[in-house]
Molecule: RNase P RNA; transfer RNA
Organism: Planctomycetota bacterium
Parts: sequence; C1' cells; structure tokens
RNA sequence: GGAGCGACCCGGGCGGUCGCGGCGUCCCUCGCGGGCGCCGAGGAAAGUCCGGGCUCCAUCGGGCAGGACGGUGGGUAACGCCCACCGGGCGCAAGCCCAGGGAAAGUGCAACAGAGAGUAGACCGCCGACCGGCGGGCGGCUUGCCGCCCGGUCCGGGGCAAGGGUGAAAGGGUGGGGUAAGAGCCCACCGCGCCGACGGUGACGUCGGUGGCACGGUAAACCCCGUCCGGAGAAAGUCCACAUAGGGGAGGAACUCGGCCGACGGGCCGGGUGCGAGGCGGCCCGUCUCGUCACAACUCCCGGGUAGGGCGUUCGAGGCGGCCGGCAACGGUCGUCCCAGAGAAAUGACCGUCACGGGGGCGCGAGCCUCCGGACAGGAUCCGGCUUACGGGUCGCUCCACAC
RNA sequence: GCCCCCAUCGUCUAGUCAGGUCCAGGACACCAGCCUUUCAAGCUGGGUACACGGGUUCGAAUCCCGUUGGGGGUA
Repeated sequence: GGAGCGACCCGGGCGGUCGCGGCGUCCCUCGCGGGCGCCGAGGAAAGUCCGGGCUCCAUCGGGCAGGACGGUGGGUAACGCCCACCGGGCGCAAGCCCAGGGAAAGUGCAACAGAGAGUAGACCGCCGACCGGCGGGCGGCUUGCCGCCCGGUCCGGGGCAAGGGUGAAAGGGUGGGGUAAGAGCCCACCGCGCCGACGGUGACGUCGGUGGCACGGUAAACCCCGUCCGGAGAAAGUCCACAUAGGGGAGGAACUCGGCCGACGGGCCGGGUGCGAGGCGGCCCGUCUCGUCACAACUCCCGGGUAGGGCGUUCGAGGCGGCCGGCAACGGUCGUCCCAGAGAAAUGACCGUCACGGGGGCGCGAGCCUCCGGACAGGAUCCGGCUUACGGGUCGCUCCACAC
Repeated sequence: GCCCCCAUCGUCUAGUCAGGUCCAGGACACCAGCCUUUCAAGCUGGGUACACGGGUUCGAAUCCCGUUGGGGGUA
C1' cells in the first nucleotide's frame, strides 16, 4: 500500500431570529389572548416477526385438537433473544454459517435416466473351476458307444460384482493376500456400531478392547419424543355525560317435589330432573347465569340513535456514574437524575460560527482561500429482543506485496 | 393503532394443501402469415408470466424465513 474479518461508538456543537405542542405561573381590554420559565422523537421511533407487563373474558379448571421450539451449560420477567462451550460445514487465515432431537416405532416420497432406487440388481464386462451340449485329438472294444485330454479368438446353464456405464444418490474406503474370476472371503490401516476406562457439571473428547459391516437419503413430508403455550387485544377495559321508538325478524319440551293463600276453577314462592340459549371467539367435559307455554319479558340476528369528557397513560424489568462478583451474557450494591405525552396527532425554517467529509485554487511546507455536502427516517399502551433501511468514525486482528 | 388474507403471461385464471415428465396449461387480447378488392370472421404459426432476496432438498411456482406491494375486518 492492497484485500478482508470482528467488536464498539456517534447520528453534529454553540449563539441568534421567527414558528409549533404540552405543563406550570403571572397579567388583562377575559378573547382559548399575551408575557415568563421548564420540557419536547430514534438507533432504528419502522416491519408488527417473537417474548412479557397491563386489562377484560365469573374462576382460568381437566382433556382433545392446534401451534411454537429443539446440541450442552448458563443469563433473563420471558423468549424463537443473548453469552460461553461442544459437534459439523466453509475459508490459506482472522473468522463466518448451521430449524444442530429421533430415519435400528411406523407410513410415505425419490421425476428422468438406468439392469437395479431399498428385505437390490446384472446392460456392457470378467470367469471357464462345476453341469449339459458342440468341435478336435488319443485310447478301448461289444462298430457305435464309452473313457480321457484340449478348445471361452465355441454355445447354453451357471458363477462374480473387481472395472465400465446411468443417476443427486448404487448397500463402507485404500492396500495386500486369496480365487476359475471375484467378493470383509481373510488381513492391516481408516471409517462406522457396541463395550469399558479416564477427563469434563454437560454436550463431548482421548485411549483401549470388540464386531466383519448388520444400520443409505429425506422429518423447513406425515409422524414419534421432550419442553412451552387458555383466548382476545389499549379501537383492551372502566366511569360520567348525551342519545333512544325499545323498530324488524327468528326460537323453544316439559315432568315433578315442598310451602303459603284460597277454597275446588286455581294463584303465588322456592327447589330438583330434563330441554333451550349464553359466558366459553376450535371441540368435549366440568362449571356459572338466564329462560322454560311464552302479551310484555328472555336469548340470538338485523336495523336505528349517540360518538363529547375523565381514567387507563406514562416512574419504568427506567437512564447515567462508581465499586464488587462473573470468561461473558448478566447480577448485586451505592450515589445521582426525572426525560414527549395526545388528539388524527407538535419538534420546523433561516442566519452566523466551529467541527467533519469531498472538489478546486495558492503555497517548498505547516497551512490559507473558495465552492458543495450531511443519510435512513419519525412516537400513539409500555418494555426486552430480532429483522430490515441508512451516513460516518475508532480500535483490534488476518492474509498478500514492497522497503528496512 | 391492532388483527387477518393474498400476489402466476397485457387481463382473467389452472397448478400450491400432498415438491418431479411444469424450461408452467387454458381463454381473451397482441404480433406475423394465408384468405378477401378491403375490413371483420375464419385458418396456421409465434412471443409473453411464478412480486423480490435467502434457506431446506438431488430437485421449489409449491415447504420455511425475511422484504416489497395490494386487499379485508375491527370502538
């Protein structure tokens, strides 16, 4: 100098003029007016992807279904987040990535190609030991049969899975022995499975023994195992005020016990069983509420009216700093600070100056002059994360080249 | 604000749940040629798409994650 990796930080400072929102206070000609003081967006306020606080669903009970997650240990209110470590993959390296449980419980899938795609298979090829035939040679004799030998540059049955070929994937790999040719058939090493010892909290690692290999892939396919999750969401919910015609439609199964009134027609109250509707926003059980012969009432659906104000609401798993514990995430403790609140919704513009980045000019140089630039984006119940968008800086580390 | 759903030629759609012969099919539209004096109709042929970026898998329009765009519901 070039290429790259990781961690962290900042998101301009000061002053002035005008303007906007909230709160407090003062003044008045009281009008939502004016003066003064304090405060007024972010690292992502964003996407709404996870996890919680909070509120309601009477309680949030049991089961099924459903969903999420998945190495180990820790952190945390909790998490699908974070930290440390383990294993695998990638990279020369610094480092990065991993939905990283189970395929010896079951089911499914694997197009095309290929002989064969999962209790494998034989297309080319290899073999000619074995069986049958064919050809040749020799021998025997009972003259058309038998025996022996040779032939795979003869055929079939058959043997093999080394090599070729297909494929994303072909049932351990390399080497040697062995064989007709071969093959874990046998052996050595590696891989894999099982067992044991040692180290580690653990994932796991190292070493030793043993098995001749039995167990291919896919679970971001169904599924199995383990852990977690009740639902809805601030337009949650609650109070006051206002409004209203209780408008239209639909629904039903009763039986029985006790008490009282009354007197033989019955009426009122309470309970049980059953039925119906709802709470219970997937289903069942359980439980609670209401109704049960119906005019009103009850339950559900549709329609109409109202749509102002208060609370929830911003002090919180809060920020900053010191010390202590921990490798770290983080925790503990002490001190200090109060930091938008709100509704269809305020935080902007200009000027000066300094700092930063870039271009041009001058100067040997330190530097000076001039012009330009500052991104992504904005609270709406609040936190912890993740992800995405974006401008710049610092520090540490790796590799390469050159110089000393 | 909150909660859901969807995205395939120019347009409407099939395929997505259950991955494979899908370099994605159909209709209308478009383009070229034929026919006709010309236009239309008809016949023949053609081009055109899985919103984007990653991941899982041998293989992704389809499964998973993120982004972008659109639609619906809700006091």